[in-house]
Context: one part of a larger RNA
RNA sequence: UGACGGGGGCCCGCACAAGCGGUGGAGCAUGCGGUUUAAUUCGAGGCAACGCGAAGAACCUUACCAGGCCUUAACAUCACCCUUCACGGGGACCGUAUCCCGAUGAAAGUCGGGUGCCAGGUAGAUAGGUGUUGCAUGGCUGUCGUCAGCUCGUGUCGUGAGAUGUUGGGUUAAGUCCCGCAACGAGCGCAACCCCUACCCUUAGUUACCAGCGGUUUAAGCCGGGGACUCUAGGGGAACUGCUCGGGUAACCGAGAGGAAGGUGGGGAUGACGUCAAGUCAUCAUGGCCCUUAUGGCCUGGGCUACACGCGUGCUACAAUGGCCGGUACAAAGCGUCGCAAGACCGCGAGGUGGAGCUAAUCGCAAAAAACCGGCCCCAGUUCAGAUUGAAGGCUGCAACUCGCCUUCAUGAAGUUGGAAUCGCUAGUAAUCGCAGAUCAGCCACGCUGCGGUGAUACAGUUCCCGGGCCUUGUACA
Repeated sequence: UGACGGGGGCCCGCACAAGCGGUGGAGCAUGCGGUUUAAUUCGAGGCAACGCGAAGAACCUUACCAGGCCUUAACAUCACCCUUCACGGGGACCGUAUCCCGAUGAAAGUCGGGUGCCAGGUAGAUAGGUGUUGCAUGGCUGUCGUCAGCUCGUGUCGUGAGAUGUUGGGUUAAGUCCCGCAACGAGCGCAACCCCUACCCUUAGUUACCAGCGGUUUAAGCCGGGGACUCUAGGGGAACUGCUCGGGUAACCGAGAGGAAGGUGGGGAUGACGUCAAGUCAUCAUGGCCCUUAUGGCCUGGGCUACACGCGUGCUACAAUGGCCGGUACAAAGCGUCGCAAGACCGCGAGGUGGAGCUAAUCGCAAAAAACCGGCCCCAGUUCAGAUUGAAGGCUGCAACUCGCCUUCAUGAAGUUGGAAUCGCUAGUAAUCGCAGAUCAGCCACGCUGCGGUGAUACAGUUCCCGGGCCUUGUACA
């Protein structure tokens, strides 16, 4: 100087407390351990691994296993042979090709023949490796933590390590600011500048809008038209403790006015010096090491989907604030030409036939759901719950046996609120309801990322648990 303390002081945080809803019990989904297996590919491991890499494992993917095949190779550059009018060029553009037949094979391929500006053949130099080391590395990332800290120059003090500044008194979300002070300044962080959202003005009105005027219609911005309103998307304004009162030397704090918004308005992006030899050699890149008729390459099939068990994360429930049936409203954000697909018709349905329109503020996906109105159920393992299984179908795809999703009928399991323990959340939040998207032929999505609808309880307390910041103290630790 740090680190540590079941030392002290001060102060924060859904840390506790006060509450609301869960997890832990059940069934199922998913990940992991274990076990099994020819293989069940690999990585991730307290917080910070475990719906994580995987934003799509039937083949492919695929790295694993079994079997069958290849050895200059699936891929790059060079040499030679052959081919070619051309042993010309090589950056773009243009043309283009490898195709056909037979045999064999599960396929990959192999053999023979023909055609060929392409291509093909030969031998090597080399290729190739998801093989190893994340404790050799780059890059990227997690975490403490959006915590308020981490440092430097000069000066001063100290033999020196170092100290001071950065401590102290206040204040703040903040090393934020004020006052004081052997310090005076500065940098990286904080804040602001950026984006979204809440209010207003302005510009512009199509595909959006429809107040007033006219027309049409069963109805309807449907048409003429309009530029008001909504909205869209460009510009601008607005909030600064600016104003008032009180406290205070000041910084600032409390109350109030006006205002769409008030003291950082709400949300996002943004992550200092560093810590964990944290994670990743399997995104990629890369040093060393290793393999080279195989640890490389191609293919068929299997496996990653196994199942006595244990754990994590979720979904659906156990019902009456509910279930079922009928009726009837109100979103936002997205996506669509290899596509989204309306009306119509067929089917109980999944879906099929067909194809208007749409390169989309124009057309479509599309119905929002909870809510609301009416009816039935009457507290029961039920008109709760839907696992499991049987049968019949639909769709995608070369192909749904291992191993897809969906529909209909039948079947109806466990489950009556979950022990010890444990998680999330402070406002448009929790809870609850649906919608969309990426990946994607299809989908094991109940996941993830967004979007809106309805919409609470609790709260000004810091004794305790956990994590953190500053000062101080002890230390046989560095």
The prediction has a mean pLDDT of 82. A computed fold for a 478-nucleotide part of an RNA from an uncultured organism, annotated as small-subunit ribosomal RNA, 3' major domain.